Description: Two RNAs folded together computationally: RNase P RNA and transfer RNA, 457 nucleotides in total. It holds a member of the Rfam family "Bacterial RNase P class A". Rfam classes the family as a ribozyme. Rfam's curators write: Ribonuclease P (RNase P) is a ubiquitous endoribonuclease, found in archaea, bacteria and eukarya as well as chloroplasts and mitochondria.
[in-house]
RNA sequence: GCGGAAGGUCGGAUGACCGCUGCGCCGGGGCGACCCGGCGGGGAGGAAAGUCCGGACUCCGGAAAUCAACGGUGCCGGGUAACGCCCGGGCGAGGUAACUCGACGGAAAGCGCCACAGAAAUGAAACCACCGCGCCCCGGCGCGGCAAGGGUGAAACGGUGGGGUAAGAGCCCACCGCGCCGGUGGCAACACCGGCGGCAUGGCAAGCCCCACCGGGAGCAAUGCCAAAUAGGGACCGCGCGUCGCAAGACAGGGCCGUUUUCGCCCGAGCAGGUCCGGGUUGGCAGCUAGAGCCCCCCUGGCAACAGCGGGGCAAGAGGAAUGGUCAUCGAACCGGCAGCAGUGCCGGGGAACAGAAUCCGGCUUACAGACCUUCCGCGCAC
RNA sequence: CGGAGCGUGGCGCAGCCUGGUAGCGCACCUGUUUUGGGUACAGGGGGUCGGAGGUUCGAAUCCUCUCGCUCCGA
Numbered sequence: 001g002c003g004g005a006a007g008g009u010c011g012g013a014u015g016a017c018c019g020c021u022g023c024g025c026c027g028g029g030g031c032g033a034c035c036c037g038g039c040g041g042g043g044a045g046g047a048a049a050g051u052c053c054g055g056a057c058u059c060c061g062g063a064a065a066u067c068a069a070c071g072g073u074g075c076c077g078g079g080u081a082a083c084g085c086c087c088g089g090g091c092g093a094g095g096u097a098a099c100u101c102g103a104c105g106g107a108a109a110g111c112g113c114c115a116c117a118g119a120a121a122u123g124a125a126a127c128c129a130c131c132g133c134g135c136c137c138c139g140g141c142g143c144g145g146c147a148a149g150g151g152u153g154a155a156a157c158g159g160u161g162g163g164g165u166a167a168g169a170g171c172c173c174a175c176c177g178c179g180c181c182g183g184u185g186g187c188a189a190c191a192c193c194g195g196c197g198g199c200a201u202g203g204c205a206a207g208c209c210c211c212a213c214c215g216g217g218a219g220c221a222a223u224g225c226c227a228a229a230u231a232g233g234g235a236c237c238g239c240g241c242g243u244c245g246c247a248a249g250a251c252a253g254g255g256c257c258g259u260u261u262u263c264g265c266c267c268g269a270g271c272a273g274g275u276c277c278g279g280g281u282u283g284g285c286a287g288c289u290a291g292a293g294c295c296c297c298c299c300u301g302g303c304a305a306c307a308g309c310g311g312g313g314c315a316a317g318a319g320g321a322a323u324g325g326u327c328a329u330c331g332a333a334c335c336g337g338c339a340g341c342a343g344u345g346c347c348g349g350g351g352a353a354c355a356g357a358a359u360c361c362g363g364c365u366u367a368c369a370g371a372c373c374u375u376c377c378g379c380g381c382a383c
Numbered sequence: 384c385g386g387a388g389c390g391u392g393g394c395g396c397a398g399c400c401u402g403g404u405a406g407c408g409c410a411c412c413u414g415u416u417u418u419g420g421g422u423a424c425a426g427g428g429g430g431u432c433g434g435a436g437g438u439u440c441g442a443a444u445c446c447u448c449u450c451g452c453u454c455c456g457a
Base pairs, nucleotide, nucleotide: 001379002378003377004376005375006374007373008372009371010370012330013329014328015327016326017325018324020043021042023040024039025038026037027036028035029034045354049365050364052363053362054361055360056359057219058218059217060216070215071214072213073212074211075089076088077087078086079085090104091102092101093100094099105210106209110208111207112204113203114202127150128149130145131144132143133142134141135140158176159175160174161173162172163171177199178197179196180195181194182193183192184191185190223286224285225284226283233277234276235275236274237273238271239270242251243250244249253267254266255265256264293314294313295312296311297310299308300307301306334349335348336347337346338345339344384456385455386454387453388452389451390450393409394408395407396406403440411427412426413425414424415423433449434448435447436446437445
């Protein structure tokens, strides 16, 4: 100098004027709620976003929050209020390296699937080839052996080499892989060493499932209170009501008319109770923002995440929803021109990415023009 | 603000759970029938499943992220 890796910071600046919205103080008005004016000070983000996880908080349910069901997480250890997050380690993969990535438990518990092709898709098999025997018109045919080779497929019942054989085959041997047992190191995942087993064990669990662990449900439009509204309704429960019936109704009972009965007509139980549905109303207050707070510095423990002690600093709380506008000065990217071998310098134009709080907090993910800082790796050149 | 569902030819929908060939109706095109049109009959074309990535031999289907639309909650 070129190319790359990891981590972090910022993400237009300054001033003036005019607004918007909370807070504090002062003055004035009002019985009061409150209103008006002045001054001071606060007023979007690293993601405020997606709402994907975890909590705080509130209500409902429950009283053993154990099991079942359902959902989620998934190598090991640690951190944390908690997590699917973070840190460290193991294993695997990629890269020359710095470093990065991994839904990374179990497929010899069971079920299921593996299209087409292929003999055969996991306890069964042989299309071609190879070998032996028999027949023969010497092309071949039949019977048997074998699964090393070819062929099919995404995937073919361990791999390589040697021995062996009619030809072959873990049939036998060595090494590698796999499994089991033992030892050593490590908290563990796991690694290494030794022995044994000829291999009985194809893939898929982001298919069912098994194992371990976690989770009661809903969400600030939760929830509580005030004001306003509550027309006309429905269902159920409770209390009451002569009997039966869910009810219509029937039978008792009472009344009336006609001459007594029969018969006929009328009466014969609702309720200012509760819950829910539906309708109506839809203004205000609380919840509300100082909390597992955040940032910086020092020290202690820890490899680290983080925890603890001390010091200093910071703080939107609106709520149908404020955080804006205008002007001036300066300004990065980018474009054009000039100069220079080049790094670059000068002049002119240009005028800043993604985006915007909505109960709060810890994470993850996604979007993002560009600028800057630190550390590290590879290559080239010079000394 | 919070919660749920959907996206497949031009339109309306199946298929997704249990992965392997994308199908149905209307519409469109061609031919026959008719004097012509409609109807009827016969035949045909058109989608790569909202987008991206992953799991898998293989994805409309399973998983993750993302975009758009619809509905519900005082």